[in-house]
C1' cells in the first nucleotide's frame, strides 16, 4: 500500500407491515431480511425522482368596469378587460429527494495472499 480467503471477530438492513413527519419523492422510530467488503460519510459532477412554490393554458364560479344587440322602458343573454376562489392540464426554471444508480473526496475492522 494493494487486495478480498469455502478466514475469524463483527457491521449494516431491501422488500413489506406499524407509528410518526412531509404537497410529494423521500425520511425517521419499530419489526423484518433481499442482499452488501465500504449498503460508512459527504449531494461535488451525472443520471432518476417528486410538484408545495414561479410562469402559461382550459373549464366552473363570484366581484367590478367597458361595449353592441333587443326593447318605449324595466330587463335579458352576448362580448371583452381585470381581479378572487376551486379544479385539472403542460414546460421551463426553482427548491427538495435519492449515496442501497453512477462517478468522486473522506475516513475505517481484519490478514489469506502479493
Nucleotide at each position: 500500500u494493494u487486495u478480498g480467503a469455502u478466514a475469524a471477530a463483527g457491521g449494516c438492513a431491501a422488500a413489506c407491515c406499524u407509528g410518526a413527519c412531509a404537497a410529494a419523492a423521500g425520511u425517521c422510530a419499530g419489526g423484518g431480511a433481499c442482499g452488501c467488503a465500504a449498503a460508512g460519510c459527504c449531494a461535488c459532477g451525472g443520471g432518476u425522482c417528486c410538484u408545495c412554490g414561479c410562469u402559461u393554458c382550459c373549464u366552473u364560479u363570484g366581484a367590478g368596469a367597458a361595449g353592441g344587440c333587443a326593447u318605449c322602458a324595466a330587463u335579458g343573454a352576448c362580448u371583452c378587460c381585470c381581479c378572487g376562489a376551486a379544479g385539472g392540464a403542460c414546460c421551463u426554471c426553482a427548491a427538495g429527494a435519492u449515496c442501497g444508480c453512477c462517478g468522486g473526496g473522506c475516513u475505517g475492522c481484519c490478514g489469506c495472499a502479493a

Record summary:
This is a predicted structure of a 114-nucleotide RNA (c-di-GMP-I-GGC riboswitch aptamer) from a Gammaproteobacteria bacterium. The sequence was found by an Rfam model in a public genome assembly. The prediction has a mean pLDDT of 77.